Predicted 3D model of a 104-nucleotide RNA (Glycine riboswitch aptamer) from Thalassospira mesophila. The prediction has a mean pLDDT of 77. Taxonomically the source falls in Thalassospira (Bacteria, Pseudomonadati, Pseudomonadota, Thalassospiraceae).

[in-house]
RNA sequence: GUGACCCCCGUGGGAGAGUUCUGCGGUCAUUUCAUAAUGAUAGCGCGGACGCCGAAGGAGCAACCUCCCCGGAAACUUUCAGGCAAACGGACCGCGGGGAGAUG
Numbered sequence: 001g002u003g004a005c006c007c008c009c010g011u012g013g014g015a016g017a018g019u020u021c022u023g024c025g026g027u028c029a030u031u032u033c034a035u036a037a038u039g040a041u042a043g044c045g046c047g048g049a050c051g052c053c054g055a056a057g058g059a060g061c062a063a064c065c066u067c068c069c070c071g072g073a074a075a076c077u078u079u080c081a082g083g084c085a086a087a088c089g090g091a092c093c094g095c096g097g098g099g100a101g102a103u104g
Base pairs, nucleotide, nucleotide: 006099007098008097009096010095011094012093013092018050020049021048022047023046024045025044026041027040028039029038030037031036051084052083053082057080058078059077060076064072065071
């Protein structure tokens, strides 16, 4: 002095699938002397039911690394978790900064 691969921070992009049904409560409106009843509520809360999605994470198999053991390993599979209006999240990609550092 070059800086692969990896990690962290910031930033831009970033898909799919029910804004389903239902119970209780809250709130609003109508009616009633009152109790109560009815309607509304994705943008109120807590559950239940069925349907669906996969790109947080987890798990499984495997091409491969590698001739063997051990080990690692997907955007494949699984849906345990997560998600199915918006928001949040989001694998992955681009840009900027930082760390360590193989190789020449």